[in-house]
Context: one part of a larger RNA
RNA sequence: AGCACAUGGUGGAUGCCUGGGCACUGGGCGCCGAUGAAGGACGUGGGAGGCUGCGAUAAGCCUCGGGGAGCUGUCAACCGAGCUGAGAUCCGAGGAUGUCCGAAUGGGGAAACCCAGCACUCGUGAUGGAGUGUUACCCGCACCUGAAUGUAUAGGGUGUGUGGAGGGAACGCGGGGAAGUGAAACAUCUCAGUACCCGUAGGAAGAGAAAACAACCGUGAUUCCCUGAGUAGUGGUGAGCGAAAGGGGAAGAGGCUAAACCGCAUGCGUGUGAUACCUGGCAGGGGUUGCGUGUGUGGGGUUGUGGGAGCCUGUUGGAGGGAUCUGCCAGUCCUUCGGAUGUGUGCUGGUGGUUAGCGGAAGCGCUUGGGAUGGCGCGCCGGAGUGGGUGAGAGUCCCGUACGUGAAAGCCAUUGGUGUGUGUCUGUGCAGGUUGUCCCGAGUAGCAGCGAGCCCGUGGAAUUUGCUGUGAAUCGGCCAGGACCACCUGGUAAGCCUAAAUACGUCCCAGUGACCGAUAGCGGAUGAGUACCGUGAGGGAAUGGUGAAAAGUACCCCGGGAGGGGAGUGAAAGAGUACCUGAAACCAUGUGCUU
Numbered sequence: 001a002g003c004a005c006a007u008g009g010u011g012g013a014u015g016c017c018u019g020g021g022c023a024c025u026g027g028g029c030g031c032c033g034a035u036g037a038a039g040g041a042c043g044u045g046g047g048a049g050g051c052u053g054c055g056a057u058a059a060g061c062c063u064c065g066g067g068g069a070g071c072u073g074u075c076a077a078c079c080g081a082g083c084u085g086a087g088a089u090c091c092g093a094g095g096a097u098g099u100c101c102g103a104a105u106g107g108g109g110a111a112a113c114c115c116a117g118c119a120c121u122c123g124u125g126a127u128g129g130a131g132u133g134u135u136a137c138c139c140g141c142a143c144c145u146g147a148a149u150g151u152a153u154a155g156g157g158u159g160u161g162u163g164g165a166g167g168g169a170a171c172g173c174g175g176g177g178a179a180g181u182g183a184a185a186c187a188u189c190u191c192a193g194u195a196c197c198c199g200u201a202g203g204a205a206g207a208g209a210a211a212a213c214a215a216c217c218g219u220g221a222u223u224c225c226c227u228g229a230g231u232a233g234u235g236g237u238g239a240g241c242g243a244a245a246g247g248g249g250a251a252g253a254g255g256c257u258a259a260a261c262c263g264c265a266u267g268c269g270u271g272u273g274a275u276a277c278c279u280g281g282c283a284g285g286g287g288u289u290g291c292g293u294g295u296g297u298g299g300g301g302u303u304g305u306g307g308g309a310g311c312c313u314g315u316u317g318g319a320g321g322g323a324u325c326u327g328c329c330a331g332u333c334c335u336u337c338g339g340a341u342g343u344g345u346g347c348u349g350g351u352g353g354u355u356a357g358c359g360g361a362a363g364c365g366c367u368u369g370g371g372a373u374g375g376c377g378c379g380c381c382g383g384a385g386u387g388g389g390u391g392a393g394a395g396u397c398c399c400g401u402a403c404g405u406g407a408a409a410g411c412c413a414u415u416g417g418u419g420u421g422u423g424u425c426u427g428u429g430c431a432g433g434u435u436g437u438c439c440c441g442a443g444u445a446g447c448a449g450c451g452a453g454c455c456c457g458u459g460g461a462a463u464u465u466g467c468u469g470u471g472a473a474u475c476g477g478c479c480a481g482g483a484c485c486a487c488c489u490g491g492u493a494a495g496c497c498u499a500a501a502u503a504c505g506u507c508c509c510a511g512u513g514a515c516c517g518a519u520a521g522c523g524g525a526u527g528a529g530u531a532c533c534g535u536g537a538g539g540g541a542a543u544g545g546u547g548a549a550a551a552g553u554a555c556c557c558c559g560g561g562a563g564g565g566g567a568g569u570g571a572a573a574g575a576g577u578a579c580c581u582g583a584a585a586c587c588a589u590g591u592g593c594u595u
Base pairs, nucleotide, nucleotide: 001594002593003592004591005590006589007588008587009586015580016545017544020516021515022513023512024511025510026509027508028507029505030504031167032166039101040100041099042055043054044053046079047078049075050074051073061095062094063093064092065091066090070083071082072081106115107114108113116135117134118133119132120131121130122129137164138163139161140160141159142158143157144156145155171202172200173199174198175197176196182189186236212219213218223250224249225248226247227246233241234240254497255496256495257441261299262298263297264296265295266294267293268292269291270290277286278285279330280329281328282327283326284325304475306440307439308438309437310434311433312432313431314430315429318337319336320335321334322333323332324331338426339425340424341423342422343421344420345419346418347417348416349415350414351413352412353411354410355409357405358404359403363378364377365376366375367374379396380395381385387399388398389397446470447469448468449467450466451465452464456482477492478491479490480489481488532539533538552579555566556565557564558563
C1' cells in the first nucleotide's frame, strides 16, 4: 500500500407518516367599480420582526342573533397590564369608520408624493396655518348664450343622470390571422380559421318562429345529445377533409313592426277670386282652408287553406264629455267609466332553502404493557359499524355520524294580499261579397367580374355571403326543390324581439379516487411567485418528521469555549432540539491475509 471482516464516523437513500397538492362528481352562485373596484403602499399591538386582521374610531366601534367559561390571533415563548355570569373571548347578520396610491377624476407627477381654487368652520391682534365639502373628461337630456352670415347652425356655458370609463379564471359573438408539422421531398392541399392579437357582451352568449325540409307520403322556430356515418361526397381522387334529411331523446312559446287607408301637426310647390274646399240635407258663414308632395306623430294592419286596405251588403251599441266652421236632424271619430288577462315595481304575509347553531343511543372487569383502543370474560346500542382523535387495532372515551330540530337580521326561490305603472282583449266589432282599385320591406332580388364560406379544391355548381358594375316585379307577383327549361310541390326574402334544454368555473359547500406522498404532488406542505438573477420584458429555487407528554438533562467533573464524561428525565437518549428509521459512495480504527 492493497484485499477481507468487524466496529465507528460521514451522508441522507429507504420504510412509515402528512398540515399540502392533483383529478373528477353533485349542488350553489355567476359579476365587482365614481356610494371609488381589482390590486397595493404606509400605518395600527405595552414590549424587535414576519404572517393574519384592521384603518388616525386602526388584532378594532355599534346594533341584533347564536353560544356559555374562560379570554387578550399566529410563528412563540416570557414579562407586564387587563377583560369576563351586568355573559367576555368566539361564530353569524346588518351598520359605522375606512390614511395614501390605483380607472384615479382639482392641477402636476419619477404610483403610494408635490402644489392649488371656491364655500363654510376653527385658530391668530393680523398674515402664514388647520378641518370638512367641492372642483377631470366624454355622452344623453333640459335651459341659457351664440360666429363667419339675415333666419339659423357650429361653438361656449349652467344644471342634471346609482350614464360611461377600470378590473375579472374559463365559456360566447365579431374583426384580423400564422408557422413548425403531415403529404415520408414540395408548390395546390394539410396543420387551421387552430395558436396569437383586437373589439365587445352575458350569467350564459349566439341561433330562432320557414322566400325551411321533403318527395307525390308527409314534417312544422331555434338549440343540445345519441344515431344516421367515417356513410353521401370532396380530394396533387395523394395526405387527408367530411355532411344533411330521416329516426330516438332533452327542452318547449311565441310575439312586435313597415306599407296601403284615415286623422292631426308642420315644410315646400302650385292655383283661383268663388264655380274648387270645409261629412250629408236646409240656412248662414268661412276664407287658401284646396290640390300635389315631403317629414313627424296617433289610429289601422301583420298573413301563405294568401293576407290586408278601400268599397258594398247583412247584423251588432250602455252612459257622460269632446271634436267634426255655426244652428237643427242624421252620420263619423276620439276619450272616460266596467270586466278579463299578461307584465314591471313598492309595501306586507306564508312556505322552502341558505348565511351561526342545538339535541343526538350504547362498557365494565381481569390481564400484558410506559401507556389499552390489544388478549380473555360477560354485556349493551344501532334510522348511528362513514370518518377523525385519544400514550398500540375503540360501534359503546372524545369530536362526530343516522335522524330530528333552530333565525332577531340579510340573501335566494316560490306562493298570497295590497298600492301603483303599463300592454292586450272585451260593445266597434263580426260575417259575406268583391274587382286584375290600392298595399304587402329596392340600389334590394337577379345578372356580370373577382373572392369567401358550405362535404363541395371551378367543377355541370345550386343554396349562403363580401367588393365593384348593372339592375326588376307586387299575388295574373316572387323565391326554392343542386346548372338550365317545363310541369308539379313547398314557401312568402330584402325590418325587429324572444325563456328553456347547451358551454364554462375565478368563487362557495359537500363528496369521491386501482391519484402523489417531500428529487413525488401545484413553481410553492417550510415568512413562495419569496430569496436570488436580469436595465427590462422576464426567469425563479431550496428547506417537512425529538417524544405520548418538554418531562428539552438540576447537580458534579474535564475544557477558555465548543464539546464530552457522570448523574437525572423518559418505555427508549444508539429519541438530546446537528433530534424517527438511518442504505450506499467516502473517511477512520482494530484484526487477518498478501506484497